[in-house]
């Protein structure tokens, strides 16, 4: 001097599960993993399931964030994606900035 990693800023992509709760059904509350199981509004057969919004976390192509497979297969639990398989499957949302960060590269010079 040039990369390249980490960060950073806009901007996008995602999930929100399972169990107890008056004799039932339901909420308030609790309980389990987990980074995240939150809140408010419509809508619906007001059971339930859809939609949008905010707020948190996570994740952006080095993508296991997450979706399909999946009403899936082995373990375990009170109950569940709770663990492990499936996964050298498919799919999946970016642009810039960076002289500050760093036991990294590569190139002149001396």
């Nucleotide at each position: 001097u040039u990369g390249g990693c980490a960060g950073g800023c806009u901007a996008g992509g995602g999930g929100u599960g399972c169990c107890c709760g008056a004799a039932u059904c339901g909420a308030a509350g609790g309980g389990c993993u987990g980074a995240g199981a939150g809140c408010u509004g419509g809508g619906u057969c007001c059971u339930u399931c859809c939609c949008a919004g905010c707020a948190a976390c996570c994740c952006u192509c080095g993508g296991a964030a997450c979706c399909u497979g999946a009403u899936c297969c082995g373990g375990g639990u009170a109950a569940u994606g709770c663990c492990g398989g499936c996964g050298g499957a498919g799919g999946g949302a970016a642009g810039c900035c960076u002289a500050u960060g760093c036991a990294c590269g590569a190139c002149c010079c001396c």
This is a predicted structure of a 110-nucleotide RNA (TPP riboswitch aptamer (THI element)) from bacterium HR29. The sequence was found by an Rfam model in a public genome assembly. Its Rfam family is "TPP riboswitch aptamer (THI element)". Its family is annotated with thiamine pyrophosphate binding in the Gene Ontology.